[in-house]
Glycine riboswitch aptamer, 91 nucleotides, folded computationally.
Order: sequence, then structure tokens, then C1' cells
RNA sequence: AAGACUCUGGAGAGACCGGUUGAAUCCGGCGCCGAAGGGGCACGAAGCAGCAACAACGCUUCCAAACUCUCAGGCAAAAGGACAGAGGGGC
Repeated sequence: AAGACUCUGGAGAGACCGGUUGAAUCCGGCGCCGAAGGGGCACGAAGCAGCAACAACGCUUCCAAACUCUCAGGCAAAAGGACAGAGGGGC
């Protein structure tokens, strides 16, 4: 330095419809959100290929997010919550 842990702040989107349950449960239907987790992408780098050579085009690998997907998760409150601040802790 980082992490565990504690405190504080912390967004979005149907308390949707039909049935069911003790229930925030289960089944079906339509709609929606991105900030647990997970996947994808740029620039750049390396390699291969290419060429007489250099380059271009092409292929592969590595690499980011608050972008993107919506698998997971979520759509009253509670809980959860990326991230931020403080404490704590460690050299």
C1' cells in the first nucleotide's frame, strides 16, 4: 500500500396482471432497471501471416470504464447496493 471489520452517505426501474402461499412463496404473462457478481468492446502492445524489404490489409493473444450486454441480480418499505468519507489495521 491492499484486504477483513465498524460507522455514515449511497441511484435506477411495475407494492404490475391471472392463479397460489403463512410469506418478501411458487407457477404463468406482459413491462422495466444497472451500482453485488459475470460477459463484451477502443487505443495500445506482442506474435503470426504478408512482402525482395518496409508498409498496408488480415488472424491470434494481452489490456479499461460509471461505455455496453442483461446470464445473474433487482423494480413500496426493510434488506442488498458499485462507489465515497471516517475509523481500524498493516509495513